[in-house]
Context: one part of a larger RNA
Molecule: large-subunit ribosomal RNA, domain I
Organism: Planctomycetota bacterium
RNA sequence: GGCGCACGGUGGAUGCCUAGGCGCUGGAAGGCGAUGAAGGGCGUAGGAGGCUGCGAUAAGCCAGGGGUAACUGCCAACCAAGUGUUGAUCCCUGGAUUCCCGAAUGGGGCAACCCGGGUCGGGCGGGCAACCGUCCCGGCUCACCGGCGGCUGAAUGCAUAGGCCGUCGGGGCUAACCCGGGGAACUGAAACAUCUAAGUACCCGGAGGAGAAGAAAGCAAUCGCGACUCCCCAAGUAGCGGCGAGCGAACGGGGACCAGCCCAAACCCACCUUCGGGUGGGGGUUGUGGGCCCGGACAUUAGGAGACGAGAAAGGCCGGUCUAGCCGAAGGAUCUGGAAAGAUCCUCCACAGAGGGUGAUAGACCCGUAGGCGAAAGACGGCGGGCCCUCCGUCCGGUGACCCAGAGUAGCACGGUGCUCGUGGAACUCCGUGUGAAGCAGGGAGGACCAUCUCCCAAGGCUAAGUACUCUCCAGCGACCGAUAGUGAACCAGUAGGGUGACUGAAAGGUGAAAAGAACCCCGUCGAGGGGAGUGAAAAGUACCUGAAACCGUGUGCCU
Numbered sequence: 001g002g003c004g005c006a007c008g009g010u011g012g013a014u015g016c017c018u019a020g021g022c023g024c025u026g027g028a029a030g031g032c033g034a035u036g037a038a039g040g041g042c043g044u045a046g047g048a049g050g051c052u053g054c055g056a057u058a059a060g061c062c063a064g065g066g067g068u069a070a071c072u073g074c075c076a077a078c079c080a081a082g083u084g085u086u087g088a089u090c091c092c093u094g095g096a097u098u099c100c101c102g103a104a105u106g107g108g109g110c111a112a113c114c115c116g117g118g119u120c121g122g123g124c125g126g127g128c129a130a131c132c133g134u135c136c137c138g139g140c141u142c143a144c145c146g147g148c149g150g151c152u153g154a155a156u157g158c159a160u161a162g163g164c165c166g167u168c169g170g171g172g173c174u175a176a177c178c179c180g181g182g183g184a185a186c187u188g189a190a191a192c193a194u195c196u197a198a199g200u201a202c203c204c205g206g207a208g209g210a211g212a213a214g215a216a217a218g219c220a221a222u223c224g225c226g227a228c229u230c231c232c233c234a235a236g237u238a239g240c241g242g243c244g245a246g247c248g249a250a251c252g253g254g255g256a257c258c259a260g261c262c263c264a265a266a267c268c269c270a271c272c273u274u275c276g277g278g279u280g281g282g283g284g285u286u287g288u289g290g291g292c293c294c295g296g297a298c299a300u301u302a303g304g305a306g307a308c309g310a311g312a313a314a315g316g317c318c319g320g321u322c323u324a325g326c327c328g329a330a331g332g333a334u335c336u337g338g339a340a341a342g343a344u345c346c347u348c349c350a351c352a353g354a355g356g357g358u359g360a361u362a363g364a365c366c367c368g369u370a371g372g373c374g375a376a377a378g379a380c381g382g383c384g385g386g387c388c389c390u391c392c393g394u395c396c397g398g399u400g401a402c403c404c405a406g407a408g409u410a411g412c413a414c415g416g417u418g419c420u421c422g423u424g425g426a427a428c429u430c431c432g433u434g435u436g437a438a439g440c441a442g443g444g445a446g447g448a449c450c451a452u453c454u455c456c457c458a459a460g461g462c463u464a465a466g467u468a469c470u471c472u473c474c475a476g477c478g479a480c481c482g483a484u485a486g487u488g489a490a491c492c493a494g495u496a497g498g499g500u501g502a503c504u505g506a507a508a509g510g511u512g513a514a515a516a517g518a519a520c521c522c523c524g525u526c527g528a529g530g531g532g533a534g535u536g537a538a539a540a541g542u543a544c545c546u547g548a549a550a551c552c553g554u555g556u557g558c559c560u
Base pairs, nucleotide, nucleotide: 001559002558003557004556005555006554007553008552009551015545016510017509020481021480022478023477024476025475026474027473028472029470030469031173032172039101040100041099042055043054044053046079047078049075050074051073061095062094063093064092065091066090070083071082072081106115107114108113116142117141118140119139120138121137122136123135124133125132126131144170145169146168147167148166149165150164151163152162177208178206179205180204181203182202188195192242218225219224229256230255231254232253233252239247240246260462261461262460263406267282268281269280270279271278272277287440290404291403293398294397295396296395297394303392304391305390306389315388316387317386318384319383320380321379322378323377325373326372327371331346332345333344334343335342347364348363349353355367356366357365411435412434413433414432415431416430418428421447442457443456444455445454446453497504498503517544520532521531522530523529
């Protein structure tokens, strides 16, 4: 030195565990904010570092309700001082307080700071007082934009711009979902340019609990359908496509859900009028054409709605749900053991033998579970039903080429765009520039275009449900993870740390049933550490469950 054996050290794998995650289901909720949010800064306890709570009334103040014997939050003990059966602590509801920054909004600013105006009150000073103030404190108030109403009012006569006053609103934050305005590249095409990726990512605007769409100028095909949305099929079909890569419908069928309405105009009335018309009310809303006009049927009925709303003005009572809680059956003995829930014996409950805890494995020990019960206050103005009350709202026929029925519109040309459609024979949709109708004997569409036929009325508006999502709350589930896993984060984590910054971003769980956390003695530096003693079932001794391997030793055997 090597190999082996034994015993240690180091190390923290493995096993077991779970306080935390992950995914999903059902329900609730779907917003907060100038009445100052979200998020922060700084404070705040008798002693107080952090977390939590709270705000100069500062781990809290007031009231109502629940609840019961303890309490003064957690790490986390200790000391001090207190509170509580005259009901505290605690839980729920309502209220009060709520510094400074932050949309931040009196002005400024390097956020949490600096400096003001007005007014009211107080202090202080002067003065008999009224009152005054280069002083101090406190309350309120003073940003900008928009709508509406009013006053005032230039150049400039009327006006208008502007100014001022009043009042209402906006602003910012927010996980995803939604609509709109913009809009990539990597990539794929085995290169690459049309194309693809993709109208994706991303930016901006806007809204809601959903959003969007929506009541046919639609489809269809000689049969017919009857708003929109969503799902399944149709169908990877028809098509599109350097006919490459690839993209990719609709009709129709089956389901979910169901809802239809209101204006503009004609005409009538009133008021105003610069005589052009305007405002208000009635009327009216359609395509087997509608309205106006005339005639008839008048039962005011059928039908429908009523708390944040479709149309459409507008509720009261009762019930219900949520935000604290409450009741809730039934077991003992012996044995083993540190401990009984285990074993044995005898017994009981069960609308409850889900689950968790308790010194090992408990239906009957504890919390619960099945099943029931409960709200002074607030919320839901949702859900359910009835009554009263209130509101909306009718139908048939006839006549005339009399009136009306959305114009810089439709169409067309050029340039683009969306559709399965990449310019193609390219309809249809939407946009830009230009041009520019008819007007019911009218107009649009049915994939160039024309005819025939059919369908439908554009150029105004509103509209629940079925659909999408989950920052959040409640209940529950898992052939999901179990500390290098599962969230980045089981632990004081978006922390420590890194970066000028945008941003990036960890590691780190486990004594024991209970601290019973080792009194006392000895060595040692009044150490660290160790040896006794003691606790404990066991040292498991806080560098603490188990304690693998690499690695480092001590002893010993053999070989060299």